A computed fold for a 1456-nucleotide RNA from an uncultured Alphaproteobacteria bacterium, annotated as small-subunit ribosomal RNA. Its Rfam family is "Bacterial small subunit ribosomal RNA". Its family is annotated with ribosome and structural constituent of ribosome in the Gene Ontology.

RNA sequence: AGAGUUUGAUCCUGGCUCAGAAUGAACGCUGGCGGCAUGCCUAACACAUGCAAGUCGAACGAGAUCUUCGGAUCUAGUGGCGCACGGGUGAGUAACGCGUGGGAACCUACCUUUUAGUACGGGACAACGUCUGGAAACGGACGCUAAUACCGUAUACGCCCUCCGGGGGAAAGGCUUGCCGCUAAAAGAGGGGCCCGCGUCUGAUUAGCUUGUUGGUAAGGUAAUGGCUUACCAAGGCUACGAUCAGUAGCUGGUCUGAGAGGAUGAUCAGCCACACUGGGACUGAGACACGGCCCAGACUCCUACGGGAGGCAGCAGUGGGGAAUAUUGGACAAUGGAGGCAACUCUGAUCCAGCAAUGCCGCGUGUGUGAUGAAGGCCUUAGGGUUGUAAAGCACUUUCAACGGUGAAGAUGAUGACGGUAGCCGUAGAAGAAGCCCCGGCUAACUUCGUGCCAGCAGCCGCGGUAAUACGAAGGGGGCGAGCGUUAUUCGGAAUUAUUGGGCGUAAAGGGCUCGCAGGCUGCUUGAACAGUUAGACGUGAAAUCCCCGGGCUCAACCUGGGAACUGCGUUUAAUACUAGCAAGCUAGAGUAAUAGAGAGGAAAGUGGAAUUCCCAGUGUAGAGGUGAAAUUCGUAGAUAUUGGGAGGAACACCAGUGGCGAAAGCGGCUUUCUGGCUAUUUACUGACGCUGAGGAGCGAAAGCGUGGGGAGCAAACAGGAUUAGAUACCCUGGUAGUCCACGCCGUAAACGGUGGGCGCUAGAUGUGGGGACCAUUCCAUGGUUUCUGCGUCGCAGCUAACGCAUUAAGCGCCCCGCCUGGGGAGUACGGUCGCAAGAUUAAAACUCAAAGGAAUUGACGGGGGCCCCCACAAGCGGUGGAGCAUGUGGUUUAAUUCGAUGAUACGCGAGGAACCUUACCAGGGCUUAAAUGUAGUCUGACAGGGGUGGAAACACCUUUUCCUUCGGGCAGAUUACAAGGUGCUGCAUGGUUGUCGUCAGCUCGUGCCGUGAGGUGUCAGGUUAAGUCCUAUAACGAGCGCAACCCCUGCCGUUAGUUGCCAGCAUGUAAAGAUGGGAACUCUAACGGGACUGCCAGUGCAAACUGUGAGGAAGGUGGGGAUGACGUCAAAUCAUCACGGCCCUUACGUCCUGGGCUACACACGUGCUACAAUGGCCGGUACAGAGGGCAGCCACGCCGCAAGGCGGAGCGAAUCCUUAAAACCGGUCUCAGUUCGGAUCGGGGUCUGCAACUCGGCCCCGUGAAGCUGGAAUCGCUAGUAAUCGGAUAUCAGCCAUGAUCCGGUGAAUACGUUCCCGGGCCUUGUACACACCGCCCGUCAAGCCAUGGAAGUCGGGGGUACCUGAAGUCGGUGACCGCAAGGAGCUGCCUAGGGUAAAACCGAUAACUAGGGCUAAGUCGUAACAAGGUAGCCGUACCGGAAGGUGCGGCUG
Repeated sequence: AGAGUUUGAUCCUGGCUCAGAAUGAACGCUGGCGGCAUGCCUAACACAUGCAAGUCGAACGAGAUCUUCGGAUCUAGUGGCGCACGGGUGAGUAACGCGUGGGAACCUACCUUUUAGUACGGGACAACGUCUGGAAACGGACGCUAAUACCGUAUACGCCCUCCGGGGGAAAGGCUUGCCGCUAAAAGAGGGGCCCGCGUCUGAUUAGCUUGUUGGUAAGGUAAUGGCUUACCAAGGCUACGAUCAGUAGCUGGUCUGAGAGGAUGAUCAGCCACACUGGGACUGAGACACGGCCCAGACUCCUACGGGAGGCAGCAGUGGGGAAUAUUGGACAAUGGAGGCAACUCUGAUCCAGCAAUGCCGCGUGUGUGAUGAAGGCCUUAGGGUUGUAAAGCACUUUCAACGGUGAAGAUGAUGACGGUAGCCGUAGAAGAAGCCCCGGCUAACUUCGUGCCAGCAGCCGCGGUAAUACGAAGGGGGCGAGCGUUAUUCGGAAUUAUUGGGCGUAAAGGGCUCGCAGGCUGCUUGAACAGUUAGACGUGAAAUCCCCGGGCUCAACCUGGGAACUGCGUUUAAUACUAGCAAGCUAGAGUAAUAGAGAGGAAAGUGGAAUUCCCAGUGUAGAGGUGAAAUUCGUAGAUAUUGGGAGGAACACCAGUGGCGAAAGCGGCUUUCUGGCUAUUUACUGACGCUGAGGAGCGAAAGCGUGGGGAGCAAACAGGAUUAGAUACCCUGGUAGUCCACGCCGUAAACGGUGGGCGCUAGAUGUGGGGACCAUUCCAUGGUUUCUGCGUCGCAGCUAACGCAUUAAGCGCCCCGCCUGGGGAGUACGGUCGCAAGAUUAAAACUCAAAGGAAUUGACGGGGGCCCCCACAAGCGGUGGAGCAUGUGGUUUAAUUCGAUGAUACGCGAGGAACCUUACCAGGGCUUAAAUGUAGUCUGACAGGGGUGGAAACACCUUUUCCUUCGGGCAGAUUACAAGGUGCUGCAUGGUUGUCGUCAGCUCGUGCCGUGAGGUGUCAGGUUAAGUCCUAUAACGAGCGCAACCCCUGCCGUUAGUUGCCAGCAUGUAAAGAUGGGAACUCUAACGGGACUGCCAGUGCAAACUGUGAGGAAGGUGGGGAUGACGUCAAAUCAUCACGGCCCUUACGUCCUGGGCUACACACGUGCUACAAUGGCCGGUACAGAGGGCAGCCACGCCGCAAGGCGGAGCGAAUCCUUAAAACCGGUCUCAGUUCGGAUCGGGGUCUGCAACUCGGCCCCGUGAAGCUGGAAUCGCUAGUAAUCGGAUAUCAGCCAUGAUCCGGUGAAUACGUUCCCGGGCCUUGUACACACCGCCCGUCAAGCCAUGGAAGUCGGGGGUACCUGAAGUCGGUGACCGCAAGGAGCUGCCUAGGGUAAAACCGAUAACUAGGGCUAAGUCGUAACAAGGUAGCCGUACCGGAAGGUGCGGCUG
């Protein structure tokens, strides 16, 4: 000191969370020792038992015991002192209670000092005795008695009172004979009472409170001032600087945290206060209204003989209870301190110690050294090894702590030691008795395997888990801390996240709708005096402890302790006088007044004008009009619309008109008049700070809305109808009422916005415009220029800003004042208050819930946004599909099985380029348990192999037969065992490889530089051009890469070389004919190498690139045609069944062998094809011309046989040599428009070929049969030239073939393209966005379901306080007092006050409640589609009405 988390990424805002420290803690796991601390935070709940306050015989009498007779000791009582301290607790208290600093009208036992005194008397009462009551507690009557008990007299300087004459008031003695006491007075010390200034929590959804109240006079009362109390008089006192009321709380020194300022807290220790079962009261006393005293009332508990009594642990222990939770019914007065006493001494749960608890802090230990075959085991593994790990074992040492044995303190000044045989010291034995907890995805140090499979679970936040989880559980390993470690709770910190230090408000939350203005805050210049604030010094105080610094003591530390500093404060005083305030005197720059000009939709009232709409009357006139995307509702033959004239009425004011003007804002627009507010300029004169802001308050305040009365032309919520639609409570249309208008009165809100409060000062400019002034120029008018003041705009520097942007009209730099904000939702809601006729406005929460919500900008994607461009994309054409039959694939269905995969484009004649068996993966049945291949090791054998036979569907089983070599080591062969297998089982969402698609689209990137806080941009954009990011120009870019193009192959032209199997012009031979032969190398061809085309040339256009041209030349012309070639990437696209491969699964089976079946099923649906529907044709006959392939288990000439498929012979050829017929076309004939001489499905019969085998399930041939179909709905496909269409040929696979498929080959050979408006797809630029899984996106509301908290509510229950009345204990005070007393006085009776109790009516707070309302949350419910793109009707704000719902519409406003 920061970090994680909103996004695809970025910056910002903003919340949530984490890392730190702390605790009187608790819980979980674990636990060796010691020191020092600490230990009911909850029920101020109730308490058994014991103890916690007594002491004095040197005050007194009596009794008892003992006696050495000297006396001693003990006990109850009288008396004295103490019991008001010490100890506990924090309920109450928001207060002079506490803290701090002052003050005057007081008291003070014991203690200290000083002065004086201590004389003389008297009568009682306890104890005791007798009698007596009561269960007890406790008494009663009579009688006796002492005192330091009580009373009187005397004296009294000082003391007290006083009318100044005077008056009043004391004592106590005791004994051990020098001490302790007593009285009065003065003073001190310490203690206490009272008063005052300042400080001391939250709430205004508590705004008024108060009648002894505020003051005075008099009296009373008190130790003392005082309404403290009473009487009388006055009417005051407190309060927005927060009274009263409500809630909460003991206060402080301090403690925790923090850099500090602060925040939180108030255990232990210390000071003060309050309380003592609850409430009230007084007595005694120096002191109490008294924790272990009294009286009364109440609640509770106990005893009781029922009559009556007793009690108060918030003392120390302890018990129950409550609670997450907090200890022993211990020892001692040895020390310190306290009470009494002359003292000895007694008492002391204060205190000192011990016990319990890891509750905290501190210290120590659980061993040290050596030890590599890097042991075993574990874990991982690429099987090599790695790791645990010098760790262990082993070897050599040590003994702290603990244990055991001994010794043994200080604490004690003379005696006395609970602690305690403690601390310490010495010795003995032995590594011996002593390690856990949490974590390991990021934050945050630390990683692998297995298990699990959105399950179980984890989680502080983000988030993990759906079969390869470093995130769950376990293990191994590792990290952290360590007698502890984690978790939970709480506080501060981080959080500048309440911001004084130290934040903000244009768009993120946040400027009040606007103005005036009381209080308050702030306030120009000069001088003087004064010193309140301010500053400095001094003094007093700020308790001690704590914190900090320097020392000291326990072996160290914690802890204890000495000194210092500090305690930031308050008071007194001295000094200073700048600044601020106050006082006095002035000034004119702020502000204002007057004067002269000026502009203006500023406001109010009255009047008035024309255009237009509608309506009415009349004329002309006839069939439509109106309205829309298209229509209809509607109007019109009863005369509309149109048009002309006249009239009525209401509302609004075209042009001018302008980011023009005015106004505080809302707002203001024809013209005229009247009244009236503000503003600007200029010049002088005057006042002399008169100013700014402004909580409350007051006024104004669009539209809608409300009330009363008018008015009502147009428009128009609601409403009605017509359309649209799946629906249409909408958008569109036709009507139409409130309303809109006026007057008066309410309402008081808007996106009331510049989303920007007001005032003042300062800080570059440029330009436009409204209103003035001054100066200059000019030719009158007019105009121009310069400058200045004041408004309204645009651009722009510095600066600011998260960015966008703002920028002299600031969002810059400063000052003053006000308002407002503090995560999103809940909610501008509920409750309460105020206002309102109502609608509603204003003020304004909480529970609960989420980890985001948000701003600006970036890159994409998308848009029923825009621009440009391309494409058989459309258009223009040609031919198809969709209808029929069949073939084939798919879906579905069926089945024992119909194996599996492919499923929009990018699956469907696809994997499959050959399913009868095989293939084959599927099914049924029958078998095998390791076949095939290979290796290693072991064992066995020399036939178990081979042949034959039987059974069987076969596999297989059984029977039978024959047979090795040797150098004796073995070889060879086989069998067998073990190990390695096998799997078309799963996962293409673990993968490699391969492939499809966008797309042969023109794109995709990088380096350096530059711009930006950054994501990112630039380059790659712009202007042209291209098939092309192709090229050119321009240019903060310059270059480069992958793509494009080219390089490669085929083809088109030519040349060179070569010349067989190909060729044959010329020469020769030769045939019926024939390159058949000699020969030739010209031609064709073959197959190798070259040439050729490059916008090279010309013309035009253009800067260029380039384009254009029936251009030239050329075989070919602008990429000549075709192929191969597929950028970065997208689709978790396809494939684990081509293959490979991780992981998982099966192992007498999910492996393997075999037979048969199935993959060929068939109501149906779809795709792809074939054949057709005919005359551009069918059939018959004749006849011509290819290219490219293939061939030995092959292709097969030729001959014969068969109608034919084919059969029987048989030559050639491993092929430029042999084999393989081209068809359409052409010629001739026939058919003549019909279900036909079209079409050939289907079916019957007969053959043939392949093959072990054609039943399921092959091909072909022949004969017969002769179905649908007459050109195919919506819709849809291909193709731009040697293309479409049409015609045949070949090949792969293959025994054969379901091939109409696929892939090649050639023959014949078209039509059309104006063009880019539209549909699909794509590219570039731009724009909007709430999308980023990216529009198949996002997202709103009702309804339905579950859960949660909350509001209202007839009521019900409870609480505290106030008011009124009734009653009223004890007690002080007052009165009385016939009774008692010698007296003082008292008992008794009584009055006032009053705790408590009761009654009554209200208010407040809380709990609960049938029912009810909205809200929040919850993977996959219903209805729609409101919003985000022009979101398909732009959205939003206010208001009103309406509607299942989002919402719709009207009016006004805003641009977000």